[in-house]
């Protein structure tokens, strides 16, 4: 102190996730030692067993036992000891269940209280009497535990006495207090004391005041969460009597009033012990309340009271009630939330230990006893703390593992070695402090700590991690599996993300996880946020409490400020200083404990009371403007509709149309007339209202504003939770009205369908009047009100100045717009009408869905409105801008994109190609454009990758190594369909003699793979696209993504080029450089050429010559908008012109920017990686890639007279050719044969055709077409059966110009003829490719389809529209709402019945003490009895669960259905309300 995640990038907004600290923790893997700590969080769940409260014989009376006396009766004296008495037992211990309360915590109060044990003063313990335990008999019960009669002590229990004094009544007096009243002093009246043991001393006992200490009550203030709890209360609020208590009080009761509490949150509900600390954080705050300390409250559950100073009583009693246990079935007994320990639930918390020596209680006069408080000790790594597990040296950097590029790296000085120590464990020996109470005795823990010795490196490391956050990476293995995963996400065959090995990195006897709390989160925001568009201004105005409030001044001191005083328990925390070897831990001393109460002071602010002011505010007065509100009356234009006139076939809709209307007479047209609604124009960027909202024209009645004026009031003001009032439309209710316009609804069209969009009807409504609803994208998405803080502009209203007055000018104030400075915002924007800079006061937000949802509740006739959750689920939802992409947006612009023209395909055979099918195969690949006569520029064999047979394994082929054998090669012979296999014959070179070359064999490295993967790649291609377009450094602009530069105005084919410009430049790309071509020169000419000369021929550049022309081929020149006119920005440039072979890019070719399609191609070739190795390798025969029902693509070749057939006859240019082109002669009808020569070629050779004469045919499936079949042949070649080409004869299909559709071309092109080359033995080429030859037609133009460039807009798109995405339906799961019921819990109300027990009350049973002689009596007990009253019991109900057949809708899930609502004008703009 961050940081990860929204997006293609940015910035903000907002969630969600981590990094830290900390736990009474748990779990999982590991586990040496000591020290301090600390350990039932869940069932306040239920408990066996032992222990946890006694003690005192110096209170008393017995009884045992022991010792001594004894007069034998019995005494004394020890110790124990049941019982009667006393204190204890209300403490200490445990627990958190109840409690929202004076419970706690802090400070006060009590003139309204009490206190045993102690302390201190003052007075006093005199006299008597009646009883009952124990004991002893009887006697009942299982048992537990009693019943009768009898004897008996005390300090038990009772009665007089004595009163210093105290309680009561009463009277004086005295001080005192805030009050109610207290205090003291005197008198006075009534009451009221004790106990005794003991020689002594000493303890103890009564009053009385007095402390101390504990304790009651009572008040102010402090600290949870819901208003979907908003009203609560009848002992309730008070009074007045009284009862009760230790005291006050409605605590309790009778009576009387009718009050108390509440938005500062009552009642009601959830939850919860409080606090000093504790955790956490920079603080402020959160969270929390275990050890420890203070308080409280409980003790199986509910009730109750006795006893006592203290209790409503944890190991006391009484009932009631679950439960458990014991019973002889009649009764009985019990309460671990004390200390071990046990069962259960649980993720989970231990020993049925030791001792009272210490410290601390009870009790005793002491000795003492008791003490599970408490001191120790076990157990758990549950926490904090400290140690160790070794330490120095040690490279060949061993082995091994593990990566490799094979060459190392790493693991690592680690290890082995060698030197050395000796904590800890372990043995031996010594041995405490804690002990204080004269002395003496006394130690659980302990033979512990500590010390001293011995031995051995010997006994002692794990645990997460390693994609980013976050510190640490290779390799195998798996193949969206199997699995991680906190968020982001990884995982579909090279995963630093699983798993596993290396090896790293971090902590360390721990180490990870998971829960949890704070923290980061300024993300509830006091300190410290927001609210135009991200969530979030209430629809508007009124206004009650409440906040908040001018100027001057008096007093007052409540808030504020200073100083003192008490308190603010200890411990904890800081800070000093000590004590265990350190440290945790302990100890001492300060600090702090921000706080509350007290007393003195001070008054600037704030407050409060009082007095003045006029600036806020409001009133007068004058004058202005207005579609403000509400009535009431008129007015015209239109539309409908009745009448009637005139007129005749249509009208009316629409993109077209049809439903409708109309010969009964419509529309059209004219008069009349009826009705309802709504005001053209004036109008505006204008006025007016609080907002909703308001428009003919007039009256009336009525808000409200502004400006002037400066007379009055005198803070009278702002703002406003609850509350009221207004609120468009829709929409309700009654009852009217209804012309138009119109949900609903009917019909025509449209539609794949069209419950829409259009169109024809049309009811509710839309008017009006009453009464409702109360909502809106009710918006400026921007609450009110005040004040400050530049400046221009136009506009309504008013006013003042100038002006005679108008107009205009200029001021001023009030209002409505733009534009901008500062300044603010994430931006966009806002900007004196703020979203600026303040104040004050209201309302709202707090991630998305769920959800303007449900439930309650109020409201309403309904429709519905207001308030308003929560499971569950996602990593996000979102704002504004940026580059982009797209658009059934716009703008400009281009290009055989349309158009305009010529010829085609699509129909027909027949060739090719592909699908499909078929096969033993019918090898693979290319798939819209941009696969489909494509890879194939040559499949009968071979090619070949495929099929089926035969064979082979070091391989058909490369390299090395071992061993053995031989030279290959030729020729022959078995066998075979052929590879092969297996024989035969012939046969080597060099040596240093080791051997080496070169073959073979056999073996080991290894070769081989057209097997996968083009989504691992390279190279190379296709495509947009020859498009004009794509950056960069530098400055500038922007927080930034980016922008600018390249946008803008011209102009270009063109980001060409000129102009402007915060840009100024640069690079790839355009052009240009290169080639061919078209003009001309010049050089150079053989095979090309032949004009002049010359020779020859039947003829012909044949010859000699020539170098002139054609050609050829090197070099040069030409063309640049250079001239000229016009236009244009004196500019690029364009338009026409001249000259020219050739004009404005001359034609055409090569050339291909940043990218873009995981585009194609592992079967061209390389190449990771995987895969196959007597086979997915290799060889060989055949076969198949050609199979054919079908469909498509690309051609040819036709359908004919611009042909077609015969005859004649002419004219090219590539380009190739010695295993060749083939010319000639002859043979054949002919493909082609036989012979013979040129020719390595500007020399020979490879016939052009269409065209033109000339003739025939006469529109016919033909003299058109040729397909298909048959005979016949020719060539090639080992070999044409599957499956070749070509002839010749003869055969004569389909076809008469092609549906929807679609292609290609702008000039030497289209279209028409033919020709040559590669592959190639040959050919299935009609294919590809060049070449010539004849050679047009059209283009207005850019609306429309398609591609395409720039600019701009919208956008929820970014895999980028072949995008996004919304509903319903089915289907699976999950939460949740309703819902006939059913059920549980707390809780109220009535009634019953009613336990133990206080208390009144009766008083007949019964009684020792006081009176009485006695009867009796006073009193008191049992006992009835009444009043509350716990459980129980009925019934009604509220409130919160559960759970329900069914039902509602939400949420999620790959690829499921329908259909296209939204995003681009989303194809009807969208959106909100009804």
């Nucleotide at each position: 102190a961050g940081a990860g995640u929204u997006u293609g990038a940015u910035c903000c907004u907002g969630g969600c996730u981590c990094a830290g600290a900390a736990u009474g923790a748990a779990c999982g893997c590991u586990g040496g030692c000591g020290g301090c700590a600390u350990g039932g969080a869940u069932u306040a769940g239920g408990c066996a067993u032992g222990c946890a409260a006694g003690u005192c014989g110096a209170a008393c009376g017995g009884g045992a036992c022991g010792c001594c006396c004894u007069u034998c009766g019995g005494g004394a004296c020890g110790u124990c000891u049941a019982g009667u008495g006393g204190c204890g037992a209300a403490a200490g211990g445990g627990u958190g269940a109840g409690u929202a309360a004076c419970a706690c915590g802090u400070g006060a109060g009590c003139a309204a209280c009490c206190u045993g044990c102690c302390c201190c003063c003052g007075a006093g313990g005199g006299c008597g009497g009646a009883a009952u335990a124990a004991g002893c008999g009887c006697u009942g019960g299982a048992a537990a535990c009693g019943g009768c009669g009898u004897c008996u002590a005390a300090a038990a229990c009772c009665g007089c006495a004595u009163g210093a004094g105290g309680c009561u009544u009463c009277c004086g007096g005295a001080g005192c207090g805030c009050a109610u009243g207290c205090u003291c002093c005197g008198g006075u009246c009534u009451c009221c004391a004790a106990a005794u043991a003991u020689u002594c001393a000493u303890a103890c006992c009564u009053u009385g005041g007095g402390g101390a200490u504990g304790g009651g009550c009572u008040c102010g203030c402090g600290g949870c969460c819901c208003a979907u709890u908003a009203g609560c209360u009848u002992g309730u609020u008070g009074g007045c009597g009284g009862g009760g208590u230790a005291a006050c009080g409605g605590c309790c009761c009778a009576c009387c009033a009718a009050g108390g509490c509440u938005g500062c949150g009552a009642c009601g509900g959830g939850u919860a012990g409080g606090u000093g600390g504790u955790c956490u954080g920079a603080g402020a705050g959160g969270a929390u309340g275990g050890u420890c300390a203070c308080c409280c409250a409980c003790a199986c559950u509910g009730g109750g009271a006795c006893u006592g100073a203290g209790a409503c009583a944890c190991u006391g009693c009484c009932c009631a009630g679950a439960c458990u246990c014991c019973u002889a079935c009649g009764g009985g007994a019990g309460g671990c939330u004390g200390c071990a320990g046990u069962c259960g639930a649980g993720a989970a918390u231990c020993u049925u230990c030791c001792g009272c020596a210490a410290u601390g209680g009870g009790c005793g006069a002491a000795a003492g006893c008791c003490u599970g408080a408490c001191g120790g000790a076990g157990c758990g790594a549950u926490g904090c703390c400290g140690c160790g597990u070794g330490a120095g040296g040690g490279a060949c950097g061993a082995a091994g593992g593990u990566c490799u590029u094979c060459g190392g790296a790493u693991u690592g000085u680690a290890a082995a070695c060698c030197u050395c120590u000796g904590u800890c464990a372990u043995c031996g020996g010594g041995g405490a402090c804690g002990a204080a109470c004269a002395c003496a005795a006394u130690g659980a823990c302990g033979g512990u700590a500590c010390c001293c010795g011995a031995a051995a490196a010997g006994g002692a490391a794990g645990c997460c991690a390693c994609g980013g956050c976050u510190a640490a990476c290779c390799a195998c293995g798996u193949g969206c599996c199997a699995g991680c995963a906190g968020c982001c996400g990884c995982g579909g065959u090279a995963a630093c993300a699983c798993g596993u090995g290396g090896g790293u990195g971090g902590c360390g006897a721990g180490c990870g996880u998971u829960a949890u709390u704070c923290g980061g989160a300024u993300u509830c925001a006091c300190u410290g946020g927001g609210c135009g568009u991200a969530a979030a201004g209430g629809g508007u105005c009124c206004g009650c409490a409440g906040g908040g409030g001018g100027c001057c001044u008096g007093c007052c001191a409540c808030g504020c400020c200073c100083g003192c005083c008490g308190u603010g328990a200890a411990a904890g925390c800081c800070c000093g200083g000590g004590g265990c070897u350190c440290a945790a831990c302990c100890c001492c001393g300060g600090g702090a404990c921000u706080g509350c109460g007290g007393c003195g002071g001070g008054u600037a602010c704030g407050g409060g009371c009082g007095g003045g002011c006029u600036g806020g505010a409001g009133u007068g007065u004058g004058u202005g403007a207005u579609g403000g509100g509400c009535a009431g009356a008129c007015g015209g234009a239109a539309u409908u509709c009745c009448a009637g006139g005139u007129g005749u076939a249509g009208c009316g809709g629409u993109g077209g149309a049809a439903u409708g209307c109309g010969u009964g007479g419509a529309u059209a047209u004219c008069u009349g007339g009826a009705a309802g609604a709504a005001c053209a124009c004036c109008g505006a960027u204008g006025g007016c209202g609080a907002a909703g909202g308001c428009g003919g024209u007039c009256u009336g009645c009525u808000g409200g504003c502004a400006c002037a004026u400066c007379a009055c009031u005198g803070a009278c003001c702002c703002u406003c939770a609850g509350g009221g009032a207004c609120g468009a439309g829709a929409g309700u209710g009654u009852g009217g009205g209804u012309a138009g316009c119109g949900a609903a609804c009917a019909g025509g069209a449209u539609u794949a369908g069209a419950u829409a969009c259009c169109c024809u009807g049309g009811u509710a409504g839309u008017c009006c009047a009453c009464a409702c609803c109360g909502u809106a994208a009710a918006c400026g998405u921007u609450g009110u009100g005040c004040g400050c803080c530049a400046g221009a502009u136009g506009u309504u209203g008013a006013g003042c100045g100038g002006u005679c007055g108008g107009c205009c000018c200029g001021c001023u104030c009030a209002g409505c717009g733009u534009c901008c400075a500062a300044g603010c915002u994430a931006a966009c924007g806002c900007g004196g009408u703020a979203a600026g800079c303040g104040c004050a006061c209201c309302g709202c937000c707090u991630g998305g869905g769920g959800a303007c949802u449900a439930c309650g509740g109020c409201c309403g006739c309904a429709a519905g409105g207001c308030u308003a959750a929560a499971a569950c689920u996602c990593a996000a939802a979102g704002g504004a801008a940026u580059u982009g992409a797209c658009g059934g947006g716009g703008g400009c612009c281009c290009g055989c994109a349309c158009a305009a023209g010529c010829g085609g395909u699509g129909g027909a055979g027949c060739a090719u190609g592909u699908u499909g099918c078929u096969u033993a195969a019918u090898u693979c690949g290319a798939g819209g454009c941009a696969a489909c006569g494509c890879g194939a520029a040559g499949a009968a064999c071979c090619u070949u990758a495929c099929c089926c047979a035969g064979g082979u394994u070091u391989g058909a082929c490369a390299u090395g190594g071992c061993a053995c054998c031989g030279a290959c090669c030729g020729u022959c012979c078995g066998u075979g369909a052929a590879a092969g296999c297996g024989g035969a014959u012939c046969u080597c070179c060099c040596c240093u003699c080791g051997g080496g070359g070169c073959g073979g064999u056999g073996c080991c490295a290894c070769a081989g793979a057209u097997g996968c993967u083009g989504c691992a790649u390279g190279g190379c291609u296709g495509u947009c696209g020859u498009c004009a377009g794509c950056u960069c450094g530098u400055g500038c602009c922007g927080u930034g993504a980016g922008g600018u530069g390249u946008u803008c105005g011209g102009u270009u084919a063109a980001g060409u080029c000129c102009g402007g410009c915060a840009a100024c430049g640069a690079g790839c790309g355009c052009a240009a450089c290169c080639c061919a071509u078209g003009c001309c020169g010049c050089c150079a000419g053989u095979u090309a050429c032949c004009a002049g000369c010359g020779a020859g021929u039947g003829a012909u550049g044949u010859c000699g010559g020539g170098g002139a022309c054609u050609c050829u081929g090197g070099c040069g020149g030409g063309a640049c908008u250079g001239c000229c006119c016009g236009u244009g920005u004196c500019a690029a440039g364009c338009g026409g012109g001249a000259g020219g072979a050739g004009g404005g890019c001359g034609u055409g070719g090569a050339u291909g920017a940043c990218g873009u399609c995981a585009a194609g191609u592992c079967c061209g070739u390389a190449u990771g990686g995987c895969u196959c190795c007597u086979a997915c390798g290799c060889c060989u025969g055949g076969g198949g890639c050609c199979g054919c029902a079908a469909a498509c693509g690309u051609g040819c070749u036709a359908c004919a007279a611009u042909a077609g057939c015969g005859g004649g006859u002419a004219c090219a240019g590539u380009g190739g050719g010695u295993c060749g082109c083939g010319g000639c002669g002859c043979c054949g009808u002919g493909a082609g044969g036989c012979g013979c020569c040129u020719c390595c070629a500007a020399u020979c050779c490879c016939g052009a055709a269409a065209g033109c004469c000339c003739g025939c045919c006469c529109c016919a499936g033909u003299u058109c077409g040729g397909a298909u079949u048959g005979c016949a042949g020719c060539c090639u070649g080992c070999a044409a059966c599957u499956c070749g080409g070509c002839u010749g004869c003869a055969u004569g299909a389909a076809g008469c110009c092609g549906g929807a559709a679609u292609c290609g071309c702008u000039a030497g092109u289209a279209a028409a003829g033919g020709g040559g080359u590669a592959u190639c033995a040959g050919c299935u080429a009609c294919g590809a490719u060049c070449c010539c030859u004849u050679g047009a037609a059209u283009a207005c133009g850019u609306u429309c389809c398609c591609g395409g460039g720039c600019c701009u807009u919208g956008u929820a798109c970014a895999c980028a529209c072949c995008g996004c995405c919304c509903g319903u339906c089915a289907c699976a799961u999950c939460a949740u709402g309703g819902a006939a019921g059913c059920u549980g819990a707390c809780c109220u109300c009535a009634c019953c019945c009613g336990a133990a027990g206080u208390g009144g009350c009766c008083g007949g049973g019964c009684c020792a003490a006081c009176c009485g002689c006695a009867a009796g009596g006073a009193g008191g007990c049992a006992g009835g009895u009444c009043c509350c009253u716990a459980a129980g019991g009925u019934g009604a109900g509220u409130u919160c669960g559960g759970u329900g057949a069914c039902u509602g809708g939400g949420a999620u899930g790959a690829a499921g259905u329908c259909g296209u609502a939204a995003c681009a004008a989303g194809g009807u703009a969208g959106c909100c309300g009804u």

Predicted 3D model of a 1474-nucleotide RNA (small-subunit ribosomal RNA) from an uncultured bacterium. Rfam family: Bacterial small subunit ribosomal RNA. The coordinates come from a structure-prediction model, not an experiment, and the mean pLDDT is 87. The sequence is in RNAcentral, with records from ENA, Greengenes and SILVA.